[in-house]
Order: sequence, then C1' cells, then structure tokens
RNA sequence: AGAGCCAGGCAAGAGGGUUGCCUGUAAGGGAGGAAAGUCCGGACACCAAGUGCCAGAAUGCUGGGUAAUACCCAGGAGUCGUAAGGCUACGGAAAGUGCAACAGAAAAUACACGGCCGAAAGGCAAAGGUGAAAAGGUGGGGUAAGAGCCCACCAGCAGGAAAGUGAUUUCCUGGCUUGGCAAACUCCAUUUGGUGCAAGUCCAAAAAGGGGAGGUUGGCACGCUAUUCCCGAGGUAGGACGCAUGAGAUGGUUAGUAAUAGCUAUCCUAGAGUAAUGACCCUCAAAACAGAAUCCGGCUUAUUGCCUGGCUCUCUAU
Repeated sequence: AGAGCCAGGCAAGAGGGUUGCCUGUAAGGGAGGAAAGUCCGGACACCAAGUGCCAGAAUGCUGGGUAAUACCCAGGAGUCGUAAGGCUACGGAAAGUGCAACAGAAAAUACACGGCCGAAAGGCAAAGGUGAAAAGGUGGGGUAAGAGCCCACCAGCAGGAAAGUGAUUUCCUGGCUUGGCAAACUCCAUUUGGUGCAAGUCCAAAAAGGGGAGGUUGGCACGCUAUUCCCGAGGUAGGACGCAUGAGAUGGUUAGUAAUAGCUAUCCUAGAGUAAUGACCCUCAAAACAGAAUCCGGCUUAUUGCCUGGCUCUCUAU
C1' cells in the first nucleotide's frame, strides 16, 4: 500500500425567522435503531383458588447467565476459509415399525450381472460398471482363485488409565467390524393450563322496564288506568383508571475470561384515543430504512453516509 475478519458507536439534518399540534397549573417536554415482523420469552389482567394426569406442543453437545426463553456468554465436536475468523435442524438407527425414485447383480437375513479359480461338484467377493449411499480403507504377505485369512498404519467399536465440573481429549490393550435416513413414525430427557390491554377494573346518563307511595284532576260502578312523586337493580351512550418510577437510564467501583451480578452517586426522559410530534422561507449540507399505542427482554427482517478500536493475509521499502 492492497485485500479481508471481528467488536462497538453516531445516525440528516444544523443555524435563523414565521406559524401550528399533543401533553403539562406552569416551567417545560414531545418517535427508532429498528418504533416493523408479531417469531420466542416474561410482567400484568381475567378465567374462583390450588394440585395432578392424559392428549398436544416446544426444545435437544457441555457448563454458566437471566424474571424467563427457542436468547446470551464460555467451552467441546463437526465443517468452511491460507489466516484473522465464520457456520451448525450436534440425543438414540444395537427399543420397535418404516423408507430409499432412476440406475445397478444386489439398497441389508447378499439366491452375484459380467468376472476369477476349478475336470466337475463347487469355491470366491480381489479388479469392472451403477448410485447420494455397495458390507471397513491403503499397502504387503498368503492362496487354485480369493477373503481381516495373517501383518503394518488409519478409521470405527469395546475395555482400562490419565486430564477436565462436564461435553470431550490423550495414551494403552483387545477381538478384528456392527451401512444410511429420526428434517419418517417413534423412543428418551427437559419444559409447557387458556385467552390477550378490544386483557380487565370503577363511575354512570337519556329513554324503556321494575317496585313503592299519593289520591287532586279526566274517564268509568268498586277499583283500575292515565297522571304526579320517590326508590333500587342492571350497565348502553359517555367518562375515569389500567398508562408511564421501571427486571429504568447514565457514570463510578467490586467480583467474574465473559454473558452478567452486587454496591454506590446523579437523573426522571412522549403518553394519544381518529389518535400529537407538522408546514413554509433563507444560508450551509444533502443521506437510507422508516412513525410509539399496556410495558419489558430477545430474535429476525429493512437500511444511507460515516467514525473508532483490535486482528489476519499478500506485496514493497528499511
């Protein structure tokens, strides 16, 4: 210098002027990193409360974090990359059932197509071809031809030892070997009640309806009806709450590799209900995706222009 990897941050407006909107007594305050998708997890509310079972659903290497998670951190294994690093639907196929198109002899109790050996009976699975996958692989010995039949190394399996909390790793020994798919049913382990703020709670008209009282007046024989007055209930319209002090923000410090947790100081930072956060002018600049609706923690998706820090590889110069 070039090409990359990782982590974090700011976020298209700024200044001046005019004029609105929401909130608040006023002073003042008034969209985001994703406010989005509504995909997970909680808080909260109701289903009277609590517990259990079945069905269903979700998750699935290990350890830790958290209110909780399918999230995060650290580690292991596999895999991709020269590397920094990235990614993972990573329990069990020897519990059982099942599946494998086409090709191929055969897709799993090997009935072997062509082939090898053999006089034959028969023996064989080494070379060929098919396929995503072919009964451990490579090399040597051996043999009629062959074969873990024997040997060395490698892979796998079983046992043992060591290290580690653990996943697992390393070493030793053994007999020589058991195919794939669980993103098929299923089995195992763990978790899980349902509905979502249009949850729900409170106040509450007018009209109608219910109960009671009165007995003036009109109608008719009593008495009833109309009428007048009073009273609860229900909860429609409407109003209020839920609804902004919270798993809160920022700084410091301690513990921890980290996620995170503890302590401490300071601060209060939108709150609508057809739904505010806008419009115009001047100068500079030009820049995307996008607009809160009960609230938090995540994930995912969309996205412009930059900034900071750490690291890797290649080339050049010293």
The RNA shown here (Bacterial RNase P class A) has 318 nucleotides and comes from a bacterium. The coordinates come from a structure-prediction model, not an experiment, and the mean pLDDT is 77. Rfam family: Bacterial RNase P class A. From the family's description: Ribonuclease P (RNase P) is a ubiquitous endoribonuclease, found in archaea, bacteria and eukarya as well as chloroplasts and mitochondria.